The part of an RNA shown here (small-subunit ribosomal RNA, central domain) has 347 nucleotides and comes from an uncultured bacterium. The coordinates come from a structure-prediction model, not an experiment, and the mean pLDDT is 86.
Context: one part of a larger RNA
This record gives sequence, structure tokens and C1' cells, in this order.
RNA sequence: UUGGGUUUAAAGGGUGCGUAGGCGGCACGCCAAGUCAGCGGUGAAAUUUCCGGGCUCAACCCGGGACUGUGCCGUUGAAACUGGCGAGCUAGAGUACACAAGAGGCAGGCGGAAUGCGUGGUGAAGCGGUGAAAUGCAUAGAUAUCACGCAGAACCCCGAUUGCGAAGGCAGCCUGCUAGGGUGAAACAGACGCUGAGGCACGAAAGCGUGGGUAUCGAACAGGAUUAGAUACCCUGGUAGUCCACGCAGUAAACGAUGAAUACUAACUGUUUGCGAUACAAUGUAAGCGGUACAGCGAAAGCGUUAAGUAUUCCACCUGGGGAGUACGCCGGCAACGGUGAAACUC
Repeated sequence: UUGGGUUUAAAGGGUGCGUAGGCGGCACGCCAAGUCAGCGGUGAAAUUUCCGGGCUCAACCCGGGACUGUGCCGUUGAAACUGGCGAGCUAGAGUACACAAGAGGCAGGCGGAAUGCGUGGUGAAGCGGUGAAAUGCAUAGAUAUCACGCAGAACCCCGAUUGCGAAGGCAGCCUGCUAGGGUGAAACAGACGCUGAGGCACGAAAGCGUGGGUAUCGAACAGGAUUAGAUACCCUGGUAGUCCACGCAGUAAACGAUGAAUACUAACUGUUUGCGAUACAAUGUAAGCGGUACAGCGAAAGCGUUAAGUAUUCCACCUGGGGAGUACGCCGGCAACGGUGAAACUC
């Protein structure tokens, strides 16, 4: 490389948009590039092989055939399929219309509870914390309780195997702007599609830069315990951070450990949102989210119309363990580091 694979054995890119490329619906006509057929040319000789012959045999040599040689070129035809061109269609994709749903996104405003703090009142000697304690707080009046005020962060119940989003993710209430999906009907348009190397964009938490903010929690750090020790687990504090704006970073068990798209392949059941039906009802249909399960698949666990089944198209990735996601080089980054990514050696 071929073959074979990628839920869990090595292996699906974190996600989307999209360039090149690859692949592509129904039907008609033309062309004849691919394709197929006939004929011609060429495909050197030696070598190999078969037959025959020459050296007394053989090696060796000579003649003829085959193989190499299902190739390439030219020419004459065919037109099913692929392709090109022309002219059409509506089942794919899309636009407009009507309707309903949603924690989809961005911005602004508002609310209550809790926490901490401040001021004042009541009040008295403890509070706090633990397995037990101590550090800590407290007669300069704490804890508790009441009133008023301030601050920042998060939104109890509803809440769900719920919903939305491409993924990351999204939850108090209201308003504005905005995006996507669904259903119904079938007006417009007429293959406009699928995938997608590079590329571009988005991308939890932690982290970085500048400026703000800082209630809670809390790496580091300090103290108290525990312990043989205790650079921990437990306790009291507590800085960065956690929050906001702008910029960077670009990684996660970024998981369904399962790439995207299309078609086909028993049923049953719960649920969300539509349409339709609604007592002549309680069934049907579409799109989701779940649970069983037939066929089939699978090494098994299991998957099973949301496939890991049956097929097709395109992309990504794997090839024994360690060394190693390391070294070197290059690219990116303020840095941290990220991307790409070996070998020696060893089992």
C1' cells in the first nucleotide's frame, strides 16, 4: 500500500459556515469526451517459454510460435450508462402566506428572599466550631432579636426521562431588537442539492492584559487540630479568582466516549408542540424527547425507524505497549501554553 476497521479493544475532527474537489432527482433531443465494438499501425532486440535445428551430448548458438502486450495511436461505427449542450418537469432544496411553542441570542429596566456590613433599640455572658477540641469572635457589649439603610452575587417553589440551541451552553419578572426550527395549506420558483481538504467564525472552566467591582465562596498563604509525620482530609481566617466592560487565549471524560446527508426495514408504550377528530370521539398524522422490543447486527455488554440494521455519497481518523502527545523544526500566543509531530532505545 491493499485488505480491514473507528460506542466500550488503536481510531469520529469540540461545533458550524463554506472554497477547491468528490458525488448528485424525473423525462426529451443533440454531441460523442468517458464507455463498447470492427479494422489498421505500433508495442526494439537479447532474456523467459514451446516446437524444430547446429556444434559427438550439454552449456552455448540458430530459425519459427507464444508471452511481454486486456497497453498506446489512428480510423470506422453504436448511443444504454457517465459526461457536455439545449429545451422541459416537480417528488429534493428554497421563497412567500397563516398558526402555535420554546431557560435560543443581545441590550435595557424592575423585584423579593438570603448573605455580609453600617447606624440605632432590647438584652445579657457567652458565641462559633468539631468525632472531640482549639485557633477565632465577645463586657470597648458579641451571639440572639427588632427597625432603618448600603453593597455585590445568585435567582427558592414551578422544574420534569420537560423545552430551546450547531456545539459550547441557556432558568426571577417585564420591554425592545434579533435568529432558528415546527405545523397547515400548496401560491411562487424549478435541482438552485449533499459532503467538504485548506480557510473563516463560534467555542465550558481555569488562565492572561487594561480598567472597574468585590457580598458570598475561595487556589496560594497563615493559624488551630489530627497524626509517627500531615507541606492533606476537619476547623478559624484569607489573597488571586469568582462578577462587569473591552481584548487575548482555544483547550476539556468539548461524551451519545457513536461525523454529516439520503432512502429503506415489525410492533407496543409515555411525553412535548401543532394539524385533524371531539360523544357517531377517545383513533389518525407531522416534528421532537424518552422507555420496551421483531427482523437484523454485535466478541459480548448491548444497539435496534433518534441503529451500532440494510445500502449509497463525502469528510476525518486508526495500524502492538512504553519512549511520547515528548524532542527538534515550523506556525500561532503578552505569557501560560496551543497546533503540527518523530526517532534512538526497550518489551
Rfam family: Bacterial small subunit ribosomal RNA.
RNAcentral holds the full RNA, with entries from ENA, Greengenes and SILVA.